[in-house]
Predicted 3D model of a 73-nucleotide RNA (transfer RNA) from a Clostridiales bacterium.
Rfam family: tRNA. By type it is a transfer RNA. Its family is annotated with triplet codon-amino acid adaptor activity in the Gene Ontology.
The source organism's lineage runs through Bacteria, Bacillati, Bacillota, Clostridia and Eubacteriales.
The coordinates come from a structure-prediction model, not an experiment, and the mean pLDDT is 83.
The sequence was found in a public genome assembly.
């Protein structure tokens, strides 16, 4: 070099026949205990790797790139 895939919350990952972004952990506050934990309840937090296209409307579809795996050469 070529061809595939993977890039979404702090982590681990859903959601991809286009329609205002979700789940465990994790963190906040509360209730519960004498006091932690565990549990139970409520809350914060992401314009989806970056640019551009196409559309009324893109994580989702097209084309570049950036980083990461794996194959082939």
């Nucleotide at each position: 070099g070529c061809u595939g895939g993977a890039a979404u919350a702090g982590c681990u990952c859903a959601g991809c026949a286009g329609g205002u972004a979700g789940a465990g952990c994790a963190c906040u506050u509360c209730a519960c205990u004498c006091g932690u934990a565990a549990u139970g309840a409520a809350g914060g937090g992401g314009u989806c790797g970056u640019c551009g296209g196409u559309u009324c409307a893109a994580a989702u579809c097209c084309g570049a790139u950036u980083u990461c795996c794996a194959g082939c050469u």